[in-house]
Molecule: transfer RNA
Organism: bacterium
RNA sequence: GCAGGCGUAGCUUAGCCCGGCUUAAAGCGCCUCCCUGUCACGGAGGAGACCGUGGGUUCAAAUCCCAUCGCCUGCG
Numbered sequence: 001g002c003a004g005g006c007g008u009a010g011c012u013u014a015g016c017c018c019g020g021c022u023u024a025a026a027g028c029g030c031c032u033c034c035c036u037g038u039c040a041c042g043g044a045g046g047a048g049a050c051c052g053u054g055g056g057u058u059c060a061a062a063u064c065c066c067a068u069c070g071c072c073u074g075c076g
Base pairs, nucleotide, nucleotide: 001075002074003073004072005071006070007069010028011027012026013025020059030046031045032044033043034042052068053067054066055065056064
């Protein structure tokens, strides 16, 4: 340099192919309360991401298109 893959809450992922049913879902973690002598376990509830960044298409984009950044893999 070229090609491909990945980038969604603190962490790990689903959703992306076939745009709308998601006001973006789940597990772990976090906070509050109950339970307990205390902790843990268990029970109830809650906060937290607008989807790497920018732009485009569209009535509507995490999802399609373009550019760009980072990481990984392969080729040279």